RNA sequence: GGGGCAUUAACGCAGCUGGGAGCGUGUCACACUGGCAGUGUGGAAGUCAGGGGUUCGAGUCCCCUAUGCUCCA
Numbered sequence: 001g002g003g004g005c006a007u008u009a010a011c012g013c014a015g016c017u018g019g020g021a022g023c024g025u026g027u028c029a030c031a032c033u034g035g036c037a038g039u040g041u042g043g044a045a046g047u048c049a050g051g052g053g054u055u056c057g058a059g060u061c062c063c064c065u066a067u068g069c070u071c072c073a
Stems, first nucleotide, its partner, number of pairs: 001072007010025004019056001027043006049065005
């Protein structure tokens, strides 16, 4: 320098053929318990890596950029 893959909540990840942004862990509140732990119920937390384009509508399609991993040279 060129190719491929990944980037979605604090962390690990899902998201199907373009239309509801979700799961687990963690966290906060409450209940149970003498207390810790644990369990249960409920809540909060997201620029979907950044920018642009296509579209009535983009996490999803296209282009550029960034970071990480990997292959080739």

The prediction has a mean pLDDT of 82. The RNA shown here (transfer RNA) has 73 nucleotides and comes from Ruminococcus sp. The sequence was found in a public genome assembly. It matches the Rfam family "tRNA". The family's RNA type in Rfam is transfer RNA. Its family is annotated with triplet codon-amino acid adaptor activity in the Gene Ontology.